Description
A computed fold for a 71-nucleotide RNA from an Atopobiaceae bacterium, annotated as transfer RNA. It matches the Rfam family "tRNA". By type it is a transfer RNA.
RNA sequence: ACCCUCUUAGUUCAACGGCAGAACGACGGUCUCCAAAACCGUAGACGGGCGCUCGACACGCUCAGAGGGUG
Numbered sequence: 001a002c003c004c005u006c007u008u009a010g011u012u013c014a015a016c017g018g019c020a021g022a023a024c025g026a027c028g029g030u031c032u033c034c035a036a037a038a039c040c041g042u043a044g045a046c047g048g049g050c051g052c053u054c055g056a057c058a059c060g061c062u063c064a065g066a067g068g069g070u071g
Base pairs, nucleotide, nucleotide: 001070002069003068004067005066006065007064010024011023012022013021018054026042027041028040029039030038047063048062049061050060051059
C1' cells in the first nucleotide's frame, strides 16, 4: 500500500428491511436470626456522519477503532 472480517447493555452474544432480545453482572423485593442460594421485578445499548426507503441494527458511501491476510 492493497484485500477480508468485526464494532449492539457493564461483559459475552442474538436480531427476513417492520416491537432492539438473551445470558451473566448491577439494583430493588420475597425468603432467612443474618448471609448465600432460589424465586419475582427494575434500569441499561445499535461506533460517528451522510444517503436509499413509507420504514434501517440490517442496504450504499465515508470517517474512526479492533483483528486477520498478501506483498